[in-house]
């Protein structure tokens, strides 16, 4: 240089192929307990990497850029 894949909550990852952005862990509050831990209940947290485009509607499709990974020369 060429080809391909990934980027979503603090972390690990879903979102059924365009139709309400979620789970687990973590954080906060409470219950239980002599206390801690464990367990249970409730709860906070997102410009879906950035910027554009298509569409009534985009995490999903298209383009550019950024970051990471694999293959190849």
């Nucleotide at each position: 240089g060429g080809g391909c894949c990934c980027c979503u909550a603090g972390c690990u990852c879903a979102a059924u192929u365009g139709g309400c952005a979620g789970a687990g862990c973590a954080g906060g509050a409470g219950a239980c307990u002599u206390u801690u831990a464990a367990u249970c209940u409730c709860u906070u947290g997102g410009u879906u990497g950035u910027g554009g485009g298509u569409u009534c509607g985009a995490g999903u499709c298209c383009c550019a850029c950024g970051g990471g990974g694999c293959c190849u020369a």
Background
This is a predicted structure of a 73-nucleotide RNA (transfer RNA) from Nocardioides sp. dk884. It matches the Rfam family "tRNA". Gene Ontology term of the family: triplet codon-amino acid adaptor activity. Rfam classes the family as a transfer RNA. RNAcentral records the identical sequence in 21 taxa.